[in-house]
Model confidence (mean pLDDT): 76 of 100. Two RNAs folded together computationally: RNase P RNA and transfer RNA, 510 nucleotides in total. Rfam match: Bacterial RNase P class A. Gene Ontology terms of the family: ribonuclease P activity, dimeric ribonuclease P complex and tRNA processing. By type it is a ribozyme.

RNA sequence: CAGCUGGACCGGACGGUCGCUCUCUGGCUGCGUCAGGCAUCGCCUGGCGGACCAGAGGGAGGAAAGUCCGAACUCCACAGAGCGGUGUGCCGGAUAACGUCCGGGAGGCCGGGUUCAAGCCCGGUUGACGGAAAGUGCCACAGAAAACAUACCGCCCCGGCGGCAACGCCAGGGUAAGGGUGAAAAGGUGCGGUAAGAGCGCACCGCCGUCGCAGUAAUGCGGCGGGCAGGGCAAACCCCACACGGAGCAAGACCAAAUAGGGAGGGAGCCUGGGUUGAGCUGAAAAGCUUCGCCCGGGGCGCGUGCCGGCUCGGCGCGCCACAACCUCCGGGUAGGUCGCUUGAGCCCCGCAGCAAUGCGCGGCCCAGAGGAAUGACCGUCCCGCCGGAGCAAUCCGGCGGACAGAAUUCGGCUUACAGGUCCGGCUGCCAA
RNA sequence: CGGGGCGUAGCGCAGCCUGGUAGCGCACCUGCCUUGGGCGCAGGGGGUCCGCGGUUCAAAUCCGCGCGCCCCGACCA
Numbered sequence: 001c002a003g004c005u006g007g008a009c010c011g012g013a014c015g016g017u018c019g020c021u022c023u024c025u026g027g028c029u030g031c032g033u034c035a036g037g038c039a040u041c042g043c044c045u046g047g048c049g050g051a052c053c054a055g056a057g058g059g060a061g062g063a064a065a066g067u068c069c070g071a072a073c074u075c076c077a078c079a080g081a082g083c084g085g086u087g088u089g090c091c092g093g094a095u096a097a098c099g100u101c102c103g104g105g106a107g108g109c110c111g112g113g114u115u116c117a118a119g120c121c122c123g124g125u126u127g128a129c130g131g132a133a134a135g136u137g138c139c140a141c142a143g144a145a146a147a148c149a150u151a152c153c154g155c156c157c158c159g160g161c162g163g164c165a166a167c168g169c170c171a172g173g174g175u176a177a178g179g180g181u182g183a184a185a186a187g188g189u190g191c192g193g194u195a196a197g198a199g200c201g202c203a204c205c206g207c208c209g210u211c212g213c214a215g216u217a218a219u220g221c222g223g224c225g226g227g228c229a230g231g232g233c234a235a236a237c238c239c240c241a242c243a244c245g246g247a248g249c250a251a252g253a254c255c256a257a258a259u260a261g262g263g264a265g266g267g268a269g270c271c272u273g274g275g276u277u278g279a280g281c282u283g284a285a286a287a288g289c290u291u292c293g294c295c296c297g298g299g300g301c302g303c304g305u306g307c308c309g310g311c312u313c314g315g316c317g318c319g320c321c322a323c324a325a326c327c328u329c330c331g332g333g334u335a336g337g338u339c340g341c342u343u344g345a346g347c348c349c350c351g352c353a354g355c356a357a358u359g360c361g362c363g364g365c366c367c368a369g370a371g372g373a374a375u376g377a378c379c380g381u382c383c384c385g386c387c388g389g390a391g392c393a394a395u396c397c398g399g400c401g402g403a404c405a406g407a408a409u410u411c412g413g414c415u416u417a418c419a420g421g422u423c424c425g426g427c428u429g430c431c432a433a
Numbered sequence: 434c435g436g437g438g439c440g441u442a443g444c445g446c447a448g449c450c451u452g453g454u455a456g457c458g459c460a461c462c463u464g465c466c467u468u469g470g471g472c473g474c475a476g477g478g479g480g481u482c483c484g485c486g487g488u489u490c491a492a493a494u495c496c497g498c499g500c501g502c503c504c505c506g507a508c509c510a
Stems, first nucleotide, its partner, number of pairs: 001429010012382007020059008029050001031049008061404001065415002068413005073248004085244005090104005105129001107126008130239002135237002137233003152179002154175004159170004187205006206228001207226008252339004262330005269301004273296004278292001279290004302320007346365003350361004383402008434506007443459004453490001461477005483499005
C1' cells in the first nucleotide's frame, strides 16, 4: 500500500428567502365569558379565554421500523393450595427486569507443532449448552443386523467326497480382525497372543466408580479400583429446577351541549251543543228522568305556558285533570373538551471501584409533545463519490448522485434496513529499510 | 397505536399437531366418442411448499428472523 475481517463513532456544513408546530413575553380587539359600578332600553372598569400582530426560545432517529422479549404506568380479577398451560435452562456476576449484557468453563470447527499411531499441546473462531443411567416413542431407504444384537462376502478348524498336487464342493463348528450397507454398526491406537480372531492379555487414550487437591462455581488436575456395562434424537412426548393472573394509553380518569330516553316536583278550570244505556232512579212493560260516567264537537271567559330580547299592553301557537301540554330540578351518558403527556431506571463532563458489563460521588443542563397528526420547500457557496472534457502537471470546467427511513404513553434490550465517511485492532499478500 | 390469523400447482383447499411417498377438486394437454362443439370415458403434464438461517442422518412439517396479505379493538346509556 492492497484485500478480507472485528469493534466504536458520525451519518452532510454554512448563508439567504418563503412557510409549519409548541411554549413564553408584549401589544391590540366591531369576539366570547365572568365580576363590579352607574345617571340602566345600554355604557364604563377589571379578570380569564379566543383571534390577530411583533419578538425570543425549542422542534425526529440510529434505527423513531419489526412488535420479538423485559419493565414502568392504568384498569379488571384475586382466601389458600393443587391440576393444567406458557416460557427459560453450563457457572458466576450486572440490572428495576429480561430470552439482554459482561466475564469464565465444557463441546465443535480451522490453522500450526508433536507422536509409530490413537492422541496431546498452542493460537484463533464458534458456542439455544439441564436430564438419553425415570418412562414412552422414532431411527425411512439400504443392510445379515438399527438396540433382547446379529452373520451376506470373507478368515480359520475338524470330517467326508473329488483331485498327483495346488485346490474345489458338501456338512458341522469357531470368529467379528478385513470387505460391503448406512447419517449412525456395540470403545480407539499400538504391541503381544491365537488355528483364525477377540479386552483374550498388556501399555497409552477414552469411559465408569471412588478419593484427594485447586477453584465462589461450572470445571480442571492427580492417585486408586474396574475390561467396559449405557448408539442417536428432548428446536419428539416427557422428567427435573425456576419464573409467570389477564388486558393494554383505542389502558384509564374528569368536565359536559343539542336531541331522545329515565326519575322527582309544580301544574285551574267554568259555561254550552249533540250522541251513547255504561251506571243510578221511576215504572208491569214500552219508555222517561239524572248537577253521574264515556265519546264527538263549537265558541266565550279564565288560567298556565312558549315565542316576538326583558317589563306593561297586544299578537301568534299549544294545553287545561292527565302517565297531559308546559315549566323546574336530578341522574347516566354521546358529540366535544381537559388530564394521562413527557423531569425521566434522563443527558453531558470529570473522578473513584471493577478485567468488564456496571455501580457510586461531584458539578452542569432541560432537550418535540402534535392529535387526520408540525419538524418542510427553493436558491447560493462548500464537502464527498462517479462520468465526460481541457491541461505536461498542479488543477480547472460541465453533468449526475449523496442512503435507510420518519416520533404518536414512556423506558431497557434484541432483530432487521442503511449511500458514504472517520478512528482503533487482527490475518494474508507485495514493496522498501 | 395495540392485538390475532394466514401464505402449499393457474384458482380454491388438505397434509404440519405425531419429521422420511406432496395430494384432492376445478382448470390445462393428448387420445377415444361426435358431422362438429359441449358432456362423458381413458391417460398425462405441471410445485423455489413466501424468503433466509438453525436443530436433525433427513424439514412443507420443529425453532428463530424477515416479507406480504386478511381480520379485530374507540362504544356507552